[in-house]
Molecule: c-di-AMP riboswitch aptamer (ydaO/yuaA leader)
Organism: uncultured cyanobacterium
RNA sequence: GGCAGUAUCAUGCCGAAUCUUUAUACCAAAAGAGCGGAGGACCCAUCUCCCAGGGGUGAAUACGGCGCCGUCGCCGUUAGGGAUCCAUUUCCCCCGAACCCGUCAGCUAACUUCGCAGGCAAAGAAAUGGAUAGUG
Numbered sequence: 001g002g003c004a005g006u007a008u009c010a011u012g013c014c015g016a017a018u019c020u021u022u023a024u025a026c027c028a029a030a031a032g033a034g035c036g037g038a039g040g041a042c043c044c045a046u047c048u049c050c051c052a053g054g055g056g057u058g059a060a061u062a063c064g065g066c067g068c069c070g071u072c073g074c075c076g077u078u079a080g081g082g083a084u085c086c087a088u089u090u091c092c093c094c095c096g097a098a099c100c101c102g103u104c105a106g107c108u109a110a111c112u113u114c115g116c117a118g119g120c121a122a123a124g125a126a127a128u129g130g131a132u133a134g135u136g
Base pairs, nucleotide, nucleotide: 011121012120013119014118018033019032020031021030022029034116035115036114037113038112039111044106053104054101055100056099057098062077063076064075065074066073067072080095081094082093085130086129087128088127089126090125091124
C1' cells in the first nucleotide's frame, strides 16, 4: 500500500416501517404524532350455465420453449418496479419474489382494527431546470 472479515459512528438506498414522551444506564412495556394496510352502510355494481373455491399484502403479472413434461427446474421475453442533493427526459444496469387468510370479505360515510419490519453499499452517464452548504 492492497484485499478480506468483525465492531461502532456517520452518509445514503429498497421498503409504510420514522419521531417524541413516560425515562430512569440499558431492555421490555405503554401512550401520542406521522406513514401504511384491512374490515365495514345507503347509492352504484354483481346476480345465468359449466368447471371448481375465493380473497389479501407487494412492483413482482403474463407468454413461449426445453427438461423427469405431474409437482418442479432452467432459458428467453414481458405488464410493472428501482438506481446516491432534488425533479424530468433519454441511454445503460438491475428486479420482475415471497408470504398470509381459511369456504369468507365488491365499492363504501360513520365506525372497528392491524403494522411500523427486514435487507443492503462505493457511489451509472448525459441534458434541462431547481435548491442547500462551504470558501473567496